[in-house]
């Protein structure tokens, strides 16, 4: 400096999820649960911070233009980026290497420590000229003294760039309330009483003078839409792993085969005992070639933990394998 692994096997016992199996519950539905019995299967290189960058998903979007934000040598990769490779330059290092916010101060604006008269403003001392203005030389500071520097200052210049975010957001779907629409009402027939069992009494609102027809309201009853409660979904098959060949100096494509799909919660599972055994310390024993080997007791094995989901980045990390390189 580049990669990797991050304790291993086995046995009990315990938990999420699944998925079958029997036996049950709960809700109008939609759907959902509980215990018990097989199986299967269950954190990580950082799941972490939420720093960038995308997918998804809902809103908004005529067009130019300011405004704000963000990027900067050149070139390649990539879904995409601030990432990543490569390479110039420029600064550190003896070297391997590292680190770079690396466009422009002949657009304006503004800044320049200390030390010096004086730092962006024609000026102080000394000499010369000179009537003065002022000119001309010099000495001194410092990185720079009419000649620069600074844009991890403001600004220019070029390219980018709509808002929230899975509590996104979709789907199914109750009682009451409202809303829209359609029915209903004499007789008959129903329905309640009541008895001589086939007769008999009941009830059937308002209004628009009144009657008909119409209308309107209320009553019933049916459909229909929306929203609540409530349920599912989103949600685990994907920019997905792995192998082999090829192409590029790399990042990183590309073809061809394989896959046993490797958590999915919603107060949130993924855990604890023993027993070997691996690694580390520390005590003290044997043994021998005095360095080290061997077994026995003790402690100890880290950061840390999923919540839509990826690329990254950045930070934490006992220990331990594996490379290239410099001294």
């Nucleotide at each position: 400096u580049g990669g990797c692994c991050g304790g291993a096997u086995g046995g009990c016992c315990g938990c999420g999820c699944g998925u079958c199996g029997a036996u049950c519950g709960g809700g109008c539905a939609a759907c959902c649960g509980a215990g018990c019995g097989g199986c299967g299967u269950g954190a990580g290189g950082a799941a972490a911070g939420u720093c960038c960058g995308a997918g998804c998903u809902c809103c908004a979007c005529a067009g130019c233009g300011c405004a704000a934000g963000g990027u900067a040598g050149c070139g390649g990769g990539u879904a995409a980026c601030u990432c990543c490779c490569g390479u110039c330059c420029g600064c550190c290092g003896a070297g391997a290497g590292g680190c770079g916010a690396g466009g422009a101060c002949c657009a304006g604006c503004g800044c320049c420590a200390c030390a010096g008269u004086g730092a962006c403003g024609a000026u102080g001392c000394c000499g010369g000229c000179g009537a003065a203005a002022g000119c001309c030389g010099g000495a001194g500071u410092g990185a720079a003294a009419c000649g620069g520097g600074c844009a991890a200052g403001c600004u220019c210049u070029a390219c980018c760039u709509g808002g929230a975010g899975c509590a996104a957001g979709g789907c199914c779907a109750a009682a009451u309330a409202g809303g829209a629409g359609g029915g209903c009402g004499a007789c008959c027939a129903a329905c309640c009483g009541g008895c001589u069992u086939g007769c008999c009494g009941g009830a059937a609102g308002g209004g628009c003078g009144c009657g008909u027809u119409g209308c309107c309201c209320a009553g019933c009853c049916c459909u229909c839409g929306g929203g609540u409660c409530g349920g599912c979904c989103g949600c685990a098959u994907g920019a997905g792993c792995c192998g082999u060949c090829g192409g590029g100096c790399a990042a990183c494509c590309g073809a061809c085969g394989g896959c046993c799909c490797g958590a999915g919660a919603u107060g949130g599972a993924u855990g604890g005992c023993c027993a070997u055994c691996u690694c580390c310390g520390c005590a003290g024993c044997a043994c021998c070639u005095c360095g080290g080997u061997g077994g026995u007791g003790c402690g100890g094995a880290a950061c840390a933990g999923a919540a839509c989901u990826c690329g990254g980045c950045u930070u934490a990390c006992a220990g331990g394998c594996c490379g290239u390189c410099c001294u």
The RNA shown here (Bacterial RNase P class A) has 327 nucleotides and comes from a soil metagenome. The sequence is in RNAcentral, with records from MGnify. Its Rfam family is "Bacterial RNase P class A". The family's RNA type in Rfam is ribozyme. From the family's description: Ribonuclease P (RNase P) is a ubiquitous endoribonuclease, found in archaea, bacteria and eukarya as well as chloroplasts and mitochondria.